FMN riboswitch aptamer (RFN element), 154 nucleotides, folded computationally. Its mean pLDDT, the model's own confidence on a scale to 100, is 78. Rfam family: FMN riboswitch aptamer (RFN element). About the family: The RFN element is a highly conserved domain that is found frequently in the 5'-untranslated regions of prokaryotic mRNAs that encode for flavin mononucleotide (FMN) biosynthesis and transport proteins. This element is a metabolite-dependent riboswitch that directly binds FMN in the absence of proteins. In Bacillus subtilis, the riboswitch most likely controls gene expression by causing premature transcription termination within the 5' untranslated region of the ribDEAHT operon and precluding access to the ribosome-binding site of ypaA mRNA.The FMN riboswitch structure, reported in present an FMN-bound six-stem junction, adopts a butterfly-like scaffold, stapled together by opposingly directed but nearly identically folded peripheral domains.
Order: sequence, then C1' cells, then structure tokens
RNA sequence: GCGCAUCUUCAGGGCAGGGUGGAAAUCCCGAUCGGCGGUAAAGUCCGCGAGCCCCAUUCCGUUUUUCCGGAGGGGCAGAGCCGGUGAGCAUUCCGGCACCGACAGUAAGCCGCGGCGCGCAGCGCGCGGCAAGUCUGGAUGAAAGAAGAUGGAC
Repeated sequence: GCGCAUCUUCAGGGCAGGGUGGAAAUCCCGAUCGGCGGUAAAGUCCGCGAGCCCCAUUCCGUUUUUCCGGAGGGGCAGAGCCGGUGAGCAUUCCGGCACCGACAGUAAGCCGCGGCGCGCAGCGCGCGGCAAGUCUGGAUGAAAGAAGAUGGAC
C1' cells in the first nucleotide's frame, strides 16, 4: 500500500415577513432547504440510499407449522438551460434566468356527481375524489456511505 474478517462512532435540511379570514407553517404574495459515491467542486449528469407496491418461500430471526420482520427477485417515483472562465474533462466553478421534491395524516383550495334548494352566466347544501419539499407521523428507526480500532494474509 491493497483487499479480507470482526467491531466502534458518525451519517438530512427547510416557510422569516405580509394578505384574506373566526381559524392557515396547508390558500395567495413572498421566503427558504438540498443525503451518499463518481466526475473539474453537481438537489437537476451517471449511479446509490431512504419510501411505496408486487413476487417467491431458498436462507436468517426461529422452534414443528402459520403469521410477522430481514436478506433475495421484479417494479414505481423528480428536476437545467444560456453565456462566461479555465492548460483541461465544468449541464459541477462564475453570472443570469428556470425547475424539482417518497409514503401516511391534516385542509379555508380545486375537480366531479346529485329528477337537492335559491333571488339560477352563479351561489348554497349533500356525497365522492385530489391537494404541504418546509407542519404532524413511521423515525430516539433504517441506510447509501464516511472515519477509526483490532486481527490475520500478501
């Protein structure tokens, strides 16, 4: 120095201010956030993780079976351009203008339906559906990975 085994620690941020209102971190204006590896330094390139769904029943928790959880297999899910700089590989730097955000919950917004009502371009009522990156929750979790310790081999 390289890879191997065991173990330890660490490993996600964010609506200020204002408007309407009885009430809004949910509507509106505006504000604000950016996991990990790769690569010229990346939320938007290439990959990974977290989340959700399905399959199977080989292995593990786990023991005779079932259930459940994990490993395993498959799938779903987002977004960037222009100009400049540079010796150079920059959609990564600089400038400008954009864009995006799992699942469940909540909802004053939106949509649909109703041989329901009214003073009927509409409004109200009832039912159903959708609706938050930032709030609540799973999560004092898990994990891509990062750093380190010990052991043994080359």